[in-house]
Molecule: transfer RNA
Organism: archaeon
RNA sequence: GGUCUCAUAGUCCAACGGCUAAGACGAUUCGUUUACACCGAAUAAACCGAGGUUCGAUUCCUCGUGGGACCA
Numbered sequence: 001g002g003u004c005u006c007a008u009a010g011u012c013c014a015a016c017g018g019c020u021a022a023g024a025c026g027a028u029u030c031g032u033u034u035a036c037a038c039c040g041a042a043u044a045a046a047c048c049g050a051g052g053u054u055c056g057a058u059u060c061c062u063c064g065u066g067g068g069a070c071c072a
Stems, first nucleotide, its partner, number of pairs: 001071007010025003018055001027043005048064005
C1' cells in the first nucleotide's frame, strides 16, 4: 500500500428496513432471613462519527475513526 471483516448498556451477545432495541452476567431497590448468602420481583442503563438512499435506517450505500485477519 491492497483486500476482507468487526464496532449495540459496566461486560458478553441478539435484533426479515417498521424499535417503544431482546437476553445473560453485573448494579440498585424491594421481598425473604436474627443477619449474610441463595432465591423471587421490580428499576436504571446501549445502536462509533458524518453524510446519502428511503415514508421510515441499528439494519442498505459512501467517507472517516478504532480493532482484527490475509496478501504485498